The prediction has a mean pLDDT of 77. Predicted 3D model of a 110-nucleotide RNA (SAM riboswitch aptamer (S box leader)) from Rothia aeria. It matches the Rfam family "SAM riboswitch aptamer (S box leader)". About the family: The SAM riboswitch is found upstream of a number of genes which code for proteins involved in methionine or cysteine biosynthesis in Gram-positive bacteria. NCBI's taxonomy places the organism under Bacteria, Bacillati, Actinomycetes, Micrococcales, Rothia. Of the family's consensus pairs, 92% are formed in the model.

[in-house]
This record gives sequence, C1' cells and structure tokens, in this order.
RNA sequence: UAUCUAUCCAGAGCGACCGAGAGAUCUGGCUCUUCGACGUCGCAGCAACCUCGCCAGCCUCCACCCCACGGGGUGGGCGGACAAGGUGCUCCCGCCAGAACCGAUAGAAG
Repeated sequence: UAUCUAUCCAGAGCGACCGAGAGAUCUGGCUCUUCGACGUCGCAGCAACCUCGCCAGCCUCCACCCCACGGGGUGGGCGGACAAGGUGCUCCCGCCAGAACCGAUAGAAG
C1' cells in the first nucleotide's frame, strides 16, 4: 500500500512534561477534562497475532520400528504451561445508535 486472512463486549496505570479540548469522520446521545483530559516521553503491566526455545500431555492423528499381540518406542503432528524476541494494547463494547466500498491491530503478499 490497490490485495487476502483473522480479531475488535475479556484483560491491564503510575510518574514527568505540555496546556484545551478529547473519545478516527458526519448527525444525535453519552463520557473524560484546568482536582490538568488528549498528546509526548519514561517505567510498569495486560494480551498472546507472529518467531524461537524448553517442559508436561494426546499413540482412540500419521509414518516407521519392536512385540510375549496386551501393548511399547522414535519422529512428525496437535495441544497446554512457562521464558525470550517482533508488534499491539492499558476510561466507557471501535463509548453507543445510524451513515460512509469507514477505521485500527496482527499475519501473509508486493
């Protein structure tokens, strides 16, 4: 980035700086905000999309091997816990409803 796939009702905040609006756009509502919101930076945390490592589990998933024919072993696969890395996220369901070939994040492809 014109494309494809998945997710978007769970979870997780403090400090410093800044200084007036912010919650993507439009309409309506609601919420946050000079007791400093939004944003930036730092630290901490949450999650588990991708990568990698490690350790249980499943042979009633597959292949091969062994067998006393009961089963067992190895490798792959699946899947769970944990750690690290690449990202992301940390008011309100993407704040809610409606609209718009809307947007965000991750992975793939280029």